Context: one part of a larger RNA
RNA sequence: GAGUAGCGAUAAUGCGGGUGAAAAACCCGCACGCCGAAAGCCCAAGGUUUCCUGCGCCAUGUUAAUCAGCGCAGGGUGAGUCGGCACCUAAGGCGAGGCCGAAAGGCGUAGUCGAUGGAAAACAGGUUAAUAUUCCUGUACCUCACAUAAUUGCGAUGGGGCGACGGAGAAGGCUAGGUUGGCCGGAGAUUGGUUGUUCCGGUUUAAGCGAGUAGGGAGUGUUCUUUGGAAAAUCCGGGGACACAAUCCUGAGACGCGAUGACGAGUUCCUUUUAUUAGGACGGAGUGAUUGAUGCCAUGCUUCCAGGAAAACCCCCUAAGCUUCAGAUUAUGUGAGACCGUACCCCAAACCGACACAGGUGGGCGAGGAGAGAAUCCUAAGGCGCUU
Numbered sequence: 001g002a003g004u005a006g007c008g009a010u011a012a013u014g015c016g017g018g019u020g021a022a023a024a025a026c027c028c029g030c031a032c033g034c035c036g037a038a039a040g041c042c043c044a045a046g047g048u049u050u051c052c053u054g055c056g057c058c059a060u061g062u063u064a065a066u067c068a069g070c071g072c073a074g075g076g077u078g079a080g081u082c083g084g085c086a087c088c089u090a091a092g093g094c095g096a097g098g099c100c101g102a103a104a105g106g107c108g109u110a111g112u113c114g115a116u117g118g119a120a121a122a123c124a125g126g127u128u129a130a131u132a133u134u135c136c137u138g139u140a141c142c143u144c145a146c147a148u149a150a151u152u153g154c155g156a157u158g159g160g161g162c163g164a165c166g167g168a169g170a171a172g173g174c175u176a177g178g179u180u181g182g183c184c185g186g187a188g189a190u191u192g193g194u195u196g197u198u199c200c201g202g203u204u205u206a207a208g209c210g211a212g213u214a215g216g217g218a219g220u221g222u223u224c225u226u227u228g229g230a231a232a233a234u235c236c237g238g239g240g241a242c243a244c245a246a247u248c249c250u251g252a253g254a255c256g257c258g259a260u261g262a263c264g265a266g267u268u269c270c271u272u273u274u275a276u277u278a279g280g281a282c283g284g285a286g287u288g289a290u291u292g293a294u295g296c297c298a299u300g301c302u303u304c305c306a307g308g309a310a311a312a313c314c315c316c317c318u319a320a321g322c323u324u325c326a327g328a329u330u331a332u333g334u335g336a337g338a339c340c341g342u343a344c345c346c347c348a349a350a351c352c353g354a355c356a357c358a359g360g361u362g363g364g365c366g367a368g369g370a371g372a373g374a375a376u377c378c379u380a381a382g383g384c385g386c387u388u
Base pairs, nucleotide, nucleotide: 013031014030015029016028017027018026032385033384034383035382040365041364042363043362046345047344050343051075052074053073054072055071056070060068061067080141081140082341083340084339087118088117092113093112094111098107099106100105122139123138124137125136126135142337143336144335145334146333147332148331149330150329151328152327153322154321158317159316160315161314166304167303168302169301172297173296174295177291178290179289180288181287182203183202184201185200186199187198204262205261208257209256210255215250216249217248218247219244220243221242222241223240224239225238226237228236229235263286266282267281269280270279271278305308351360352359367379368378369377370376
């Protein structure tokens, strides 16, 4: 220079009360304003204690601060079913032998790793200052081991099936959700009007089990035969005969049970507190119409050419072998289900940008009025008024 520029989106503040040395900024209340396919909610990645509580204000916070993602201390993350691992494989990595190479090493078979994919099983309510599909209550389900009973050809690292898949388009059946009657509970004025066709609030309930619908797909069963599936096969594939006109598989939703439960406006019944502060008890209605998805049936159907993973699980088949055993199937009972993650932020003041930075960051949910609409405007739930 200069107490100058600036104090980081023009979403917006005002008042009352509280605390305090001190209040424009903290807490409570009442108004007002802003977002609302988001500036709300839930995850992945990443961060790693930032979460909650108490006590603080030298520093950090573009000002103050009694406040804080700051300092100090204490507390907090509970799983057979959520995710990982204990299973499988993809791209790719490593790679016994092997091939190549002065050396180092490179390539690569069998294998072995490797999710962003495949593969068993849980929902509703309640609860904490802070966790919950993890705790509690209620109601379920899966896998494995053992025991018992009945029945019985079992057996794999091999064979077969399934798993198992593209793009686009169209129509249908549903549901979530919404809206609105009815029902239940409550309200009634200081007015422009309001005892009526008024107003306000509520009308919620899962997995699972049962039966199997709208719809979709395939002929099905018995028997004979057999160059194939690297050996075998009763399985799969090829060929023939007979019988049946249905049969089988799949499949949302609705319905019944689950539920004499839970939740529920509220009651003001009990205990408790500085305080309707906290806890307990009791507890109404809980039903119809309409609209309706981008969700489900559906990895379906139709169509097109560029022809759209693999392996395990699971099912069938036999080989060696075993065949009074072992093993298999069904039912019942008993037992087991370890380990790791789980707090909090997550379009952001907590991640990536040197910053509490107008930038960047994958997925899911995403209500109402108007509207073709996830546009746009105004609003709900919820969250904020962007730290002078």